[in-house]
Molecule: Bacterial RNase P class A
Organism: sheep gut metagenome
Parts: sequence; structure tokens; C1' cells
RNA sequence: UGUAGUCGCUGGCCUUUUGGCGAGAGGAAAGUCCGGGCAGCACAGGAUACGGUAGUUGCUAACGGCAACCGCGCGUAAGCGUAGGAAUAGUGCCACAGAAACUAUACCGCUUUAGUCCUAGAUUAAAGUAAGGGUGAAAAGAGUGGGGCAAGAGCCCACAGAUUUCGAUGGCGACAUCGGAAUGGGGUAAACUCUAUCGGCUGCAAGGAGACCUAGAUACUGUGGUCCGCAGAUGGUCGCUCACCGCUAGACUAUGCGAGCAAUUGUAUAGCUAGAUAGAUGACUACGGGCUUAGCGUUUCGGCGCUAAGUUACAGAACCCGGCUUA
Repeated sequence: UGUAGUCGCUGGCCUUUUGGCGAGAGGAAAGUCCGGGCAGCACAGGAUACGGUAGUUGCUAACGGCAACCGCGCGUAAGCGUAGGAAUAGUGCCACAGAAACUAUACCGCUUUAGUCCUAGAUUAAAGUAAGGGUGAAAAGAGUGGGGCAAGAGCCCACAGAUUUCGAUGGCGACAUCGGAAUGGGGUAAACUCUAUCGGCUGCAAGGAGACCUAGAUACUGUGGUCCGCAGAUGGUCGCUCACCGCUAGACUAUGCGAGCAAUUGUAUAGCUAGAUAGAUGACUACGGGCUUAGCGUUUCGGCGCUAAGUUACAGAACCCGGCUUA
């Protein structure tokens, strides 16, 4: 853990009663993270604050969920991963190392000029140089070749590539391919921020149901960040029980057929499947199943059989559903 039996527990139906019949936890009932229904307050309205989300198309009651696809990364491939708007609006940050972390104070090196030393050469100073070395996750952001230069450098040229943009073609779209033009702008938004978009608040201890009291509006109360607006006897106070309603028939379950790549959905038939309130769903017996360990036997060394002992998970409804996450 399964089946059967006996005895209980919580509802339902039947019965005058004794009693009889039938039902009774989950894949997560959990975490309460996201969304919706339902309920109250305007059928929840405007502004602002605050918060969520972030490729496209679709699914859905809705979603931050799901499906398919696009881009990027990894992989030979099948496939896997992806928090994937904007860095030319502005602000901030970039540890250590390093000369310097974005307005480049030039460390080594290279070059020129001047000086000194005994020519070669060494050394000092000034100037030029961001191509090379070194440091670093990242070095001024353009790779290769050529020209150029005192030495160098997109400084210039050719080719390749990148970004932005325009056009054509294909696609619902994200986007892809091809062609043209322009450009040379470090990274970071899982930093503030900006853009787009969504969100009123409270949760079944909601709320309904009881008794009493008051009388009219610049008050008070409610709308649970603030302001406006709105509403008001359907108000206020008491009571605070858990007896009743809400409470379980529902975006329900099963099967067939159909639509769709899929998520999902249409239709037909059949079915009813917990409702407690300190909280029922359990205990025992018998016979089995699974797992672990030990012993014995067997083996084609993977296991298998017999016996004995132990164990049988995670957990457990509390208004209801769809997800996600965790066990």
C1' cells in the first nucleotide's frame, strides 16, 4: 500500500423506533507566488502616487500561465537554454591590476630636435605617436592587404565584415533574403531612468440574517496611499454567537465524433463525485503486493527463487476554479 470482514466517525436519503441503503481527501488538499469567479463598497469614474509586465502570433474567464514561431547562445546533429523594449533624453557606476576606465596628464616601445659623455652608442630634456608590448572582464572600439609618414594612425585606398536607414521580395507578424545609401557612437537599465501596457481596495473571520437609537447636511460615515468625484438610513451603536444561509452542479467528470501543428475548442451521449466548524475520512483481523536488509540455494554473473525481520512515502480538504513552485 491492495482486497475482504468486523467495529467506529461525518454528511445525505428512507423509516414510528430499533434500524436500513448509499457517499466520504490529493497529485500535490502544501507554499499562498500569479490570475479569475464570487461578495461588499459607484455595475468602481477622473487625476496622481505606487506596483507589475516587456520578441511575435495565438489560446483562455483571466494571467507574470500555456502553445507555436522569430532572434541570440551552445551543440557535428537530433536538440537544449534564453528576464529578449530603449545606452544618440539625462544621471550614476565600471572592483583589483594598470600611466590612463571615457575630457587619455604616454608606463614600456617607436620617431625627430637640442644638450652631455670619447666616434659607434649611451643618457637627459622637449615635442610627435594610441600601430606594437604590458595591465585588465573591458584600453578609446575597424579586420586583412597596400599606400603614406621622421615615426605612426581610417590619415588615404581596395576587399571583407558591423551598425543605422531606404527600397524590393517572402511572411498575419516578430523577422529573413537581396540591392542601395550613410556612419565610425566602450560596457552596464537583474542601476536610477525613459517608452509602451496593465492594475480601485478588501477577502467566505467576505457578506446575509437579530435588537436598539438617531433625523438632513460646508457635518459625519463609507469608498482601506492622496486629491477630486460619488453614495448614504441600504446609516450608527450593541451583540461577536458559529445554530442558519453563503457551502459546493461546476470555466465539472468520462467517452465518442469533428476543428486546429499545438495550447485549446465545438458537439452528442452518459454521470453526480467530501462538505466538517476545532474540525469526520479511523482502528483491528485475515490474505496479498511493493521496497530494504540478512541467511540459504541457484546462475548464462545481469539476476532469479525460498525463508525471516523491518518498512510501506510526501502529505492531508475548510468558498470555488486555472496556473506556477516545492515535497